[in-house]
RNA sequence: ACUUGCGGCGGCGAUGGAUCCCGCCUUUAACCGCCGGACGGCUGAUGGUUCCUACUACGCA
Numbered sequence: 001a002c003u004u005g006c007g008g009c010g011g012c013g014a015u016g017g018a019u020c021c022c023g024c025c026u027u028u029a030a031c032c033g034c035c036g037g038a039c040g041g042c043u044g045a046u047g048g049u050u051c052c053u054a055c056u057a058c059g060c061a
Base pairs, nucleotide, nucleotide: 010025011024012023013022016052017051018050020048021047033042034041035040
């Protein structure tokens, strides 16, 4: 200096916050949605549970 394994700190899971659980990565990483040749179009604030905030649809007052 390089490679591999284990552990730790930490990070990440398509737009915000919290909670619990799950998974992934180890910095040249995990991760950065889908359809379509193009024009253009579609779903969702979660990886999953619950709550809040924002947005959208419908109904009532």
The prediction has a mean pLDDT of 80. Predicted 3D model of a 61-nucleotide RNA (Fluoride riboswitch aptamer (crcB RNA motif)) from Ancrocorticia populi. The organism belongs to Ancrocorticia, within Bacteria. The sequence is in RNAcentral, with records from Rfam. Of the family's consensus pairs, 100% are formed in the model.